[in-house]
RNA sequence: AUCCGGAAAAGCCAAACCCUGCGCGAGCAAGGGACGGAAAGCCACGGAUCUUCUGAAAGGAAGAUGGCCGGGUUGCCAAA
Numbered sequence: 001a002u003c004c005g006g007a008a009a010a011g012c013c014a015a016a017c018c019c020u021g022c023g024c025g026a027g028c029a030a031g032g033g034a035c036g037g038a039a040a041g042c043c044a045c046g047g048a049u050c051u052u053c054u055g056a057a058a059g060g061a062a063g064a065u066g067g068c069c070g071g072g073u074u075g076c077c078a079a080a
Base pairs, nucleotide, nucleotide: 005077006076012037013036017032018031020029021028022027035067041073042072043071045070046069047068048065049064050063051062052061053060054059
């Protein structure tokens, strides 16, 4: 330094739910809260799911989800 990992230590993030606001909606932001997380940091590139519009249907377009999966990229520690 890298891989595996999270033993120890220092930390970090934050589900559901509640309140406020935004959005047609999926959902998002702030505060509270803690189910959990070794990247639950970041990126919508591929898939998947969800929403809206359109269509007789097949489908098409636009959006959302990174805590659905894969991938890319950056980071803490350093026991075995």
The RNA shown here (c-di-GMP-I riboswitch aptamer) has 80 nucleotides and comes from a Geobacteraceae bacterium. The coordinates come from a structure-prediction model, not an experiment, and the mean pLDDT is 85. It was read from a public genome assembly, where an Rfam model found it.